[in-house]
Notes:
The RNA shown here (small-subunit ribosomal RNA) has 1384 nucleotides and comes from an uncultured bacterium. The RNAcentral record of the sequence draws on ENA. Model confidence (mean pLDDT): 86 of 100.
RNA sequence: GAGUUUGAUCCUGGCUCAGGAUGAACGCUAGCGGCAGGCUUAAUACAUGCAAGUCGAGGGGCAGCGCAGUGUAGCAAUACAUGGGCGGCGACCGGCAAACGGGUGCGGAACACGUACGCAACCUUCCCAGAACUGGUGAAUAGCCUUUCGAAAGAGAGAUUAAUACACCGUAACUUAAUUUAGUGGCAUCAUUUUAUUAAUAUAGUUCCGACGGUUCUGGAUGGGCGUGCGCCUGAUUAGGUAGUUGGCGGGGUAACGGACCACCAAGCCUACGAUCAGUAACUGGUGUGAGAGCACGAGCAGUCACACGGGCACUGAGACACGGGCCCGACUCCUACGGGAGGCAGCAGUAAGGAAUAUUGGUCAAUGGACGCAAGUCCGAACCAGCCAUGACGCGUGGAGGAUGAAGGUCCUCUGGAUUGUAAACUUCUUUUAUCGGAGAAGAAACCCAGACAUUCAUGUUUGGUUGACGGUACCCGAUGAAUAAGCACCGGCUAACUCCGUGCCAGCAGCCGCGGUAAUACGGAGGGUGCAAGCGUUAUCCGGAUUCACUGGGUUUAAAGGGUGCGUAGGUGGGCUAGUAAGUCCGUGGUGAAAUCUCUGAGCUUAACUCGGAAACUGCCGUGGAUACUAUUAGUCUUGAAUCUCGUGGAGGUAAGCGGAAUAUGUCAUGUAGCGGUGAAAUGCUUAGAUAUGACAUAGAACACCGAUAGCGAAGGCAGCUUGCUACACGAGUAUUGACACUGAGGCACGAAAGCGUGGGGAUCAAACAGGAUUAGAUACCCUGGUAGUCCACGCCCUAAACGAUGGAUACUCGACAUACGCGAUACACAGUGUGUGUCUGAGCGAAAGCAUUAAGUAUCCCACCUGGGAAGUACGACCGCAAGGUUGAAACUCAAAGGAAUUGGCGGGGGUCCGCACAAGCGGUGGAGCAUGUGGUUUAAUUCGAUGAUACGCGAGGAACCUUACCUGGGCUAGAAUGCUGGUGGACCGUGGGUGAAAGCUCAUUUUGUAGCAAUACACCGCCAGUAAGGUGCUGCAUGGCUGUCGUCAGCUCGUGCCGUGAGGUGUUGGGUUAAGUCCCGCAACGAGCGCAACCCCUGUCCUUAGUUGCCACCAUUUAGUUGGGCACUCUAAGGAGACUGCCGGCGUCAAGCCGGAGGAAGGUGGGGACGACGUCAAGUCCUCAUGGCCCUCAUGUCCGGGGCUACACGCGUGCUACAAUGGUCGGUACAAAGCGCAGCGAACCCGCGAGGGGAAGCCAAUCGCAAAAAGCCGACCUCAGUACAGAUUGCAGUCUGCAACUCGACUGCAUGAAGGCGGAAUCGCUAGUAAUCGUUGAUCAGCAGGCAACGGUGAAUACGUUCCCGGGCCUUGCACACAC
Repeated sequence: GAGUUUGAUCCUGGCUCAGGAUGAACGCUAGCGGCAGGCUUAAUACAUGCAAGUCGAGGGGCAGCGCAGUGUAGCAAUACAUGGGCGGCGACCGGCAAACGGGUGCGGAACACGUACGCAACCUUCCCAGAACUGGUGAAUAGCCUUUCGAAAGAGAGAUUAAUACACCGUAACUUAAUUUAGUGGCAUCAUUUUAUUAAUAUAGUUCCGACGGUUCUGGAUGGGCGUGCGCCUGAUUAGGUAGUUGGCGGGGUAACGGACCACCAAGCCUACGAUCAGUAACUGGUGUGAGAGCACGAGCAGUCACACGGGCACUGAGACACGGGCCCGACUCCUACGGGAGGCAGCAGUAAGGAAUAUUGGUCAAUGGACGCAAGUCCGAACCAGCCAUGACGCGUGGAGGAUGAAGGUCCUCUGGAUUGUAAACUUCUUUUAUCGGAGAAGAAACCCAGACAUUCAUGUUUGGUUGACGGUACCCGAUGAAUAAGCACCGGCUAACUCCGUGCCAGCAGCCGCGGUAAUACGGAGGGUGCAAGCGUUAUCCGGAUUCACUGGGUUUAAAGGGUGCGUAGGUGGGCUAGUAAGUCCGUGGUGAAAUCUCUGAGCUUAACUCGGAAACUGCCGUGGAUACUAUUAGUCUUGAAUCUCGUGGAGGUAAGCGGAAUAUGUCAUGUAGCGGUGAAAUGCUUAGAUAUGACAUAGAACACCGAUAGCGAAGGCAGCUUGCUACACGAGUAUUGACACUGAGGCACGAAAGCGUGGGGAUCAAACAGGAUUAGAUACCCUGGUAGUCCACGCCCUAAACGAUGGAUACUCGACAUACGCGAUACACAGUGUGUGUCUGAGCGAAAGCAUUAAGUAUCCCACCUGGGAAGUACGACCGCAAGGUUGAAACUCAAAGGAAUUGGCGGGGGUCCGCACAAGCGGUGGAGCAUGUGGUUUAAUUCGAUGAUACGCGAGGAACCUUACCUGGGCUAGAAUGCUGGUGGACCGUGGGUGAAAGCUCAUUUUGUAGCAAUACACCGCCAGUAAGGUGCUGCAUGGCUGUCGUCAGCUCGUGCCGUGAGGUGUUGGGUUAAGUCCCGCAACGAGCGCAACCCCUGUCCUUAGUUGCCACCAUUUAGUUGGGCACUCUAAGGAGACUGCCGGCGUCAAGCCGGAGGAAGGUGGGGACGACGUCAAGUCCUCAUGGCCCUCAUGUCCGGGGCUACACGCGUGCUACAAUGGUCGGUACAAAGCGCAGCGAACCCGCGAGGGGAAGCCAAUCGCAAAAAGCCGACCUCAGUACAGAUUGCAGUCUGCAACUCGACUGCAUGAAGGCGGAAUCGCUAGUAAUCGUUGAUCAGCAGGCAACGGUGAAUACGUUCCCGGGCCUUGCACACAC
């Protein structure tokens, strides 16, 4: 820095990621080189080999080897024997080394380590410098020899022998010890220099004569020992620890100080600045990370410490309490003759085991270094090399250039084709690092030593030549061949660079976090492509970072986690003014130290780099020293403003004790009085004729104190309320006075601490946990009611917690204002511009995530205390302390989640509020729900009953018309480039047509007729059939992949934008408010000003009038007539084009001089006149892949297509929508009147004739204001019926017919005759409608061969009611709460 809490936002806060690192491990992969690294686990156990020896110039000697010599054999070579005389040397005595080097990290929280000092309390082999000495003597003992015991290891005895082994004597002090003189210094004991006396103490030789040694003393160097300051992990759920403990005196001991040890004496010592205890850990230079401060680590390299099977002990020695020495105990292993013995890889290799995991039983002493030696040299698993391992960082390579038909192949796509892989490949050409082969071939080596030369102070030095390489025939170099020998891994949803296809279908799987996967997955698996890194790449583990997420740098605590319930006060921390001294902190200069390596800079060497080397800087620290003195500190003095005291007042439910009072309540007694009382939403339990409730009087009891009373007062908090008195505390005001910093805070500690609860004893009226009963309820262990015990009250003692809250610790100082209020002071005052201390509200700067806080801070600062560090588990468990108990205080972890949270925003919701609207209710009219039938749907059935639509918003819906067709379904029979169209090639033929067989048809098959146009012809063209090829086809799936179209909220009044302004932001404002409207309609106001989509208007129909035009329309006037039939006319009706008209325009009232509302006038019409078309942003993953279009998937002898038949019309049943009725406001019959709007040539079809009728015949007229359908019906007039299952109703059924149509069986409509079912107005419930509406009556049309009770339209007749907005439903606006947001 990012991701992740939300619809979105800001904040708090955790989780996660990107970076770097590693002694790593695992997976896949692997060409080379140099450099570095390699048991982090079992300090587990170890076979085998090696890792410490050396000196013969210390010694006696001589086993083994070799030589000279000698002897024997042999001609000789040679063989055998002998041979301490020599080279040398096993074992032994002796010296030095073995205390180094190498390994490991057990222990240890400590002067172990680091750093700085100290030792006046010490040692130091070998080495260096200086001084002195190196004389004499002796006794042994290994070995060798003889022998004893034992299995062995080993042990014993005897005899004999040497030394640089051992001992004694002599000599000796500048040595040591004691005594002592005089100075100097210091830090107490003392140190140092110096004078004198006494005493003690030494040795080793070898020899080539060069030398190497030995002893004593002094000094140096080196290495060590001891002490001290400071630094050095976690836990207080470890608070007290300690008897050699702390100190003293005197001893022993040590190289040396010391309770380190001992005897005696004293009673100390450590600890909240964390003793003691427990856990963990080798420490450091450094390493990793980080901007730094820090945090984590301590592999390799280097310094120190500790350890060497576990534990203890000492010996030797200069040095050890000793890794490859010793002794003892223990465990383990091995040998054994069972009596006894042996051993210690945390040295190098190696083995086993453990483990995710860590190498060769290699070479050489060539170099470096060490031991011994005079030296040559010997020894060295130190070391140098090699081997194994991509374990790491570093370097190199796997080729370079050209090369477009952008090849083939792969992948993808909108698929004649294109894109991509990709200049990639092929191909041409070039180069040769590396690998391979051949050749040449180092540096590391200089010494010691040998030989020579020169110089020389005879110690030696210089110089020349020679000798010495494990690595290694390695590095490096040259040559040859030839692109030849060499690329993978992870990832591609966001974070995070990189995208498509296929498979899969909440499966398989992925995943660091968020999260992907339920049929179109860039997230799973594969592929193509891409991205990143590259001989590596990923994963896992761990550390730092990001994390300012323990905050010193650098955080917080009103509401997110977090202020202790409150005060007093101890330690501690902090602290007013002035003066002077000191110089601890602080600051400056300087000296020492801060090992090397590392890091940084710079230079150099390996071809470069890594790596290595040189130089510089750094090592921020510690110690010393010289200075400065502002601040802090400290010492001394002083001051008054902080603080306290004093005097005089004032105030209050402050505390405590005692006394007193009235109202109410309950109970008791008496009285009056009678049937109920009480209680609730409604009731019941309860009380009451044994007299309740109610009323009156009196008495008793306990508890609490109405009004005043408050937004008030007092108190540290808890808390405090009738009145009076005593005692007592406090605050404030005013004031000359007193002290002189006496102050603030406060871990522990102490005290107080509501209610409930506990103990003992009282008291007990009310109220009331528990409990009982009655209700409510699905239940009701509740809410409501009737009772009722602890308790509530008092005294004493406990408990010690609360939302103990202002969710806000205390103190001090500073910082705009306004108003109110309590009590003071000032003032004559009830006025008031003064002032102090409290209590509140509002507001500014500032602060805050915001809400908000704002002189009573959550502002600006200082000081002190308390507390917090994701949510849950949990304030739980364990431990400790307190408590009589209840319980309190302190207070975790495992495990689990990716959040949990705060504030604010927009919505949605609310059995929240306000306001408004709608046939929403109400007021009415008519229906549905009951019946029969029609129709749709569910269900059931079926071979199939094709499919879709399903709350509102499916159900007379798609379908505006299923007998075949339609048709998608079922059954059966056929076809396969297919039923339809195009193109190419071939073939036949004009095409068209006709006939036969078979079959249910489709189809299959046979036969037949005909020969177009141009051209002489070949042939070409047109058309048709067949064959082959190419584009088919699908009402199959997905409406949750889509377009388009549609329903609904809703014709509801809303939905937004630009700019500005406000807010950190989501967002707000505008659009809210006051009015008004059908309306976000308009007006006014307003940090808004404008605008858009909606509303309205513009469009159509209709209502009035005018103009124009009169045929097919009309007829007032004139003729004519059966008839507007004809002449005539165009006035009227009508038709259809244009115009007028209505705008709150006018008047009155109301209203904000507004918008507008109410009333009125005029007018055909009045306040959008009536109706229609028109449907904002959006919602319902609403509906439709079966209208159409379309992505993807699926079928291809079948899910395509043709045909016959069947089905979609089934039928115990449920539901929706309708029709017809149940009748008299009616039915039947007869007569008679008045529409509108439509339709008509494959059509409407008149008149006339026939038939009871459906209809038939017939043909005029009409492409229609002309002809036809066409009769309108209800209505009106008249007659009959008279309340009944009827002269209502018409279902059902029978017979006979008509029409359409290839065809009416399944399955059409209609007609006639006959039949005459249910039904007497419909339960719960529910629908429509506010005017030309409902209701009622008929007419027409689309579809259509035929079929309408449906739908779409048309006119006729023509009501009732609306008080009103409480309620139901739906909706708009404002506001409020929310833990909701897929939103109740």